[in-house]
RNA sequence: GAAAGGCGAUUGUCGCGGGCGGAAGCGAUUCCGCGUGAGGAAAGUCGGGACAGCGCAGAGCACCAUACUUCCUAACGGGAAGGCGUCGGAGACGACGACAGCUAGUGCCACAGAAAAUAACCGCCCGAAAGGGUAAGGGUGAAAACGCGAGGUAAGAGCUCACGCCGCGGCGCGGUGACGCGCCGCGGAGGUAAACCUUAUGGGCUGCAAAACCAAAUAUACCGGCGCCUGAGGGCUGCUCGUCCGAGCCGGGUGGGUAGGUUGCUAAAGCCUGAUGGCGACGUCAGGAUUAGAGAAAUGACAAUCACUCAGCAAUGAGUACAGAAUCCCGCUUAUGCCUUUCUUUU
Numbered sequence: 001g002a003a004a005g006g007c008g009a010u011u012g013u014c015g016c017g018g019g020c021g022g023a024a025g026c027g028a029u030u031c032c033g034c035g036u037g038a039g040g041a042a043a044g045u046c047g048g049g050a051c052a053g054c055g056c057a058g059a060g061c062a063c064c065a066u067a068c069u070u071c072c073u074a075a076c077g078g079g080a081a082g083g084c085g086u087c088g089g090a091g092a093c094g095a096c097g098a099c100a101g102c103u104a105g106u107g108c109c110a111c112a113g114a115a116a117a118u119a120a121c122c123g124c125c126c127g128a129a130a131g132g133g134u135a136a137g138g139g140u141g142a143a144a145a146c147g148c149g150a151g152g153u154a155a156g157a158g159c160u161c162a163c164g165c166c167g168c169g170g171c172g173c174g175g176u177g178a179c180g181c182g183c184c185g186c187g188g189a190g191g192u193a194a195a196c197c198u199u200a201u202g203g204g205c206u207g208c209a210a211a212a213c214c215a216a217a218u219a220u221a222c223c224g225g226c227g228c229c230u231g232a233g234g235g236c237u238g239c240u241c242g243u244c245c246g247a248g249c250c251g252g253g254u255g256g257g258u259a260g261g262u263u264g265c266u267a268a269a270g271c272c273u274g275a276u277g278g279c280g281a282c283g284u285c286a287g288g289a290u291u292a293g294a295g296a297a298a299u300g301a302c303a304a305u306c307a308c309u310c311a312g313c314a315a316u317g318a319g320u321a322c323a324g325a326a327u328c329c330c331g332c333u334u335a336u337g338c339c340u341u342u343c344u345u346u347u
Base pairs, nucleotide, nucleotide: 001343002342003341004340005339006338007337008306009305010304011303012302013301014300016037017036019034020033021032022031023030024029039322043333044332046331047330048329049328050327051207052206053205054204063203064202065201066200067199068082069081070080071079072078083099084097085096086095087094088093100198101197105196106195107192108191109190121138122137123134124133125132126131146164147163149161150160151159165188166187167186168185169184170183171182172181173180174179211263212262213261214260222252223251224250225249226248233245234244235243236242271288272287273286274285275284276283277282307320308319309318310317311316
């Protein structure tokens, strides 16, 4: 440095949430006993799926995301193995990449500088001058018109040639492919797509507080009975009378649906072991283990002994990471102290 594994154990007392059994109670509930009750990240809620409801003839546009290749996977913006580039290193090797296209079009390029794209300030050349030629040299800049040498010229210039670099096209060889190696031809007016844009591919919306079922109280469709001054019913009241108010009162009951309850709910594209295929991610086969599932939320506290680390001669003292489930699963990212085992490198 890498990989794998583990992080407190036991007992007692008290307490909390589910489950099962028993007892009491009409019931709500209470009591007793047994058993069970957080993680590698339960975190961030970032990516992808399962599941659920809603939406959806077909096509196009817009919008968003992604962008080297092959493969893995249910899927992914994840992973594996590679390619190319950049950086670090003496090297082995490692890290990172906003890795499609500026030769589709449009735009932009601060300051400096003559000029930031079809450039003439100085210099050089021609010329009497006006003017013209020149990108070799100077200077500016992050970047200056392919590099360098020779030829060539008035002076120069890919203007020509050799070598090299880059781009495009073609061919051959190797590779599944990205790509690499080599040859030939054409060409050489910069950068910028974390500028608009173009190309290709993909993408409905909302989330378990989704959603489904059952269903109080109150109000109510509807039905029945009684009553509307020959007075139902109500207030005052323990009752009777009395008095006041007075057009409704009583019973049944539908549908939707609130409170509440049940389901969804945890046995899973999951985990462990072995065999086997594959460089690997991963696949296949066989065997095995598995009681958190609440619903605004329980999983806790104390004591003793032991274990480990540190300090100390000792007695003893201090400490034992990050962190807490909320429909489930696969990833990514972030936090994290120490111990054990194996392997490797250096001294």